[in-house]
Context: one part of a larger RNA
RNA sequence: UGAUGGGGACCCGCACAAGCAGUGGAUCGCGUGGUUUAAUUCGAUGGUGAACGAAGAACCUUACCAAGGUUUGACAUGUUAGAGAAUCUUAAUGAAAGUUGAGAGUGCCGCAAGGAGCUCUAUCACAGGUGCUGCAUGACUGUCGUCAGCUCGUGUCGUGAGAUGUUGGGUUAAGUUCCGCAACGAGCGCAACCUUUAUCUGAUGUUAUAUAUUUCUUCGGAAACUGCAUCGUUACAACGAUGAGGAAGGUGAAGAUGACGUCUAGUCACCAUAGCCCUUAUGUCUUGGGCAACACACGCGAUACAAUGGAGAGAACAACGAGUUGCAACACUGUAAAGUGAAGCUAAUCUCUUAAAUCUUUCCUCAGUUCAGAUUGAGGGCUGCAAUUCGCCCUCAUGAAGUCGGAAUUGCUAGUAAUCGCAGAUCAGCAUGCUGCGGUGAAUACGUUCUCGGGUCUUGUACA
Numbered sequence: 001u002g003a004u005g006g007g008g009a010c011c012c013g014c015a016c017a018a019g020c021a022g023u024g025g026a027u028c029g030c031g032u033g034g035u036u037u038a039a040u041u042c043g044a045u046g047g048u049g050a051a052c053g054a055a056g057a058a059c060c061u062u063a064c065c066a067a068g069g070u071u072u073g074a075c076a077u078g079u080u081a082g083a084g085a086a087u088c089u090u091a092a093u094g095a096a097a098g099u100u101g102a103g104a105g106u107g108c109c110g111c112a113a114g115g116a117g118c119u120c121u122a123u124c125a126c127a128g129g130u131g132c133u134g135c136a137u138g139a140c141u142g143u144c145g146u147c148a149g150c151u152c153g154u155g156u157c158g159u160g161a162g163a164u165g166u167u168g169g170g171u172u173a174a175g176u177u178c179c180g181c182a183a184c185g186a187g188c189g190c191a192a193c194c195u196u197u198a199u200c201u202g203a204u205g206u207u208a209u210a211u212a213u214u215u216c217u218u219c220g221g222a223a224a225c226u227g228c229a230u231c232g233u234u235a236c237a238a239c240g241a242u243g244a245g246g247a248a249g250g251u252g253a254a255g256a257u258g259a260c261g262u263c264u265a266g267u268c269a270c271c272a273u274a275g276c277c278c279u280u281a282u283g284u285c286u287u288g289g290g291c292a293a294c295a296c297a298c299g300c301g302a303u304a305c306a307a308u309g310g311a312g313a314g315a316a317c318a319a320c321g322a323g324u325u326g327c328a329a330c331a332c333u334g335u336a337a338a339g340u341g342a343a344g345c346u347a348a349u350c351u352c353u354u355a356a357a358u359c360u361u362u363c364c365u366c367a368g369u370u371c372a373g374a375u376u377g378a379g380g381g382c383u384g385c386a387a388u389u390c391g392c393c394c395u396c397a398u399g400a401a402g403u404c405g406g407a408a409u410u411g412c413u414a415g416u417a418a419u420c421g422c423a424g425a426u427c428a429g430c431a432u433g434c435u436g437c438g439g440u441g442a443a444u445a446c447g448u449u450c451u452c453g454g455g456u457c458u459u460g461u462a463c464a
Base pairs, nucleotide, nucleotide: 001464002463003461004460005459007458008457009456010455011454012453013452015448016447019412020411021410022409023408026303027302028301029300030299031298032297033296034294035293042053043052064289065288066287067286068285069284070283073126077125078124080122081121082120083119084118087104088103089102090101091100092099093098108115109114128278129277131276132275133274137272138271139267140266141265142263144261149188150187151186152185153184154183155164156163157162168179169178170177194255195254196253197252199222200221201220202219203218205216225249228243229242230241231240232239305405309364310363311362312361313360314359315358321352322351323350326345327344330341331340332339333338371402376397377396378395379394380393381392382391418440419439420438421437422436423435424434
């Protein structure tokens, strides 16, 4: 100087407390471990792995396994020699890949010789590798943590390692800021600058709007700064509390933004790359299988256990988005999933698109039920060469566990939690996941003794 203490002081955080809703029990979905397997490809493993890479494994993907092929190669550049226009059609065999044949075809430049491009055969350089090492690396990422810290120049002090500044007294979300001070300044962080949103205003008016006003769209501008008032504090400061006005008040609300560094953290399977390894195979092509197995254990979720509910009928109100290999109105058919025909739309125009919780009314009356929907049987629909292993949806029937969950444990402080639906990416098809969007809309916070994590100062130490 650090690190550390079941030392001390001060401070902060949904850390505790106060509340609300959950998880842990049930069934199912997904992931992981384990086991099994020809293979169940690989990686991620306390916090910081486990609906994670994967924004979507039937084939493909695919890296794994079995079998069948291939060897200058599926892909790139070049060399040498030879043949042939390119290209197209077709037979046998085969699961396909492939292997063995047959035929059509003679183009462009050039008078010609020949040349360009392309294909095939043989040869050589080489290609190729999701093979190994993330403890050789770049790059990117997680975490402490959006925590308030981390440093430097000159000066001064100390023999020196170093100290000072950065400590102290106040204050702040903040090393924020004021005062003091052998320090004076500066940098990376904080804040601000950027984006969205809440109010007003000017312009804009296509395709929005019922003609106007309004709503709405798009582009600018204004507005908030402790500016004003009172009080407090001490020290006339910084600051704090309250109030006025205001759409908004003390960082208005959110996002993006992540200092020096820590974990020899993660990724050689995004990509790149050093070294090593394979080169008739650890490369590459194909078919089928596997990644989907199942005594069990763990994690993340969905649905419920009902009357603040379930079922039937009727009525109302969104926002974000997407669409030409697409979104599809409307009409008809079908109980339905859907099908047939088909207008419009490259979109403020048309479509997806009737939001659902909600409200009105009727039935159910506390039951394993008109709760719950697993499982199974039968019949259909859709996508796609193909739905058996292994997709989604509809109808009828079937009707399991479950009556609120032990120890323990998670999230959340306001338009938040809870609850309700909608859209999108991926995508032929497949969403209880993810990313967004709006609707309804709470309770509680005395406080910092305790638990966890963090910051500053100080102190102990047989640690470095």
Small-subunit ribosomal RNA, 3' major domain from a bacterium, 464 nucleotides, folded computationally.
Its mean pLDDT, the model's own confidence on a scale to 100, is 82.
Rfam family: Bacterial small subunit ribosomal RNA.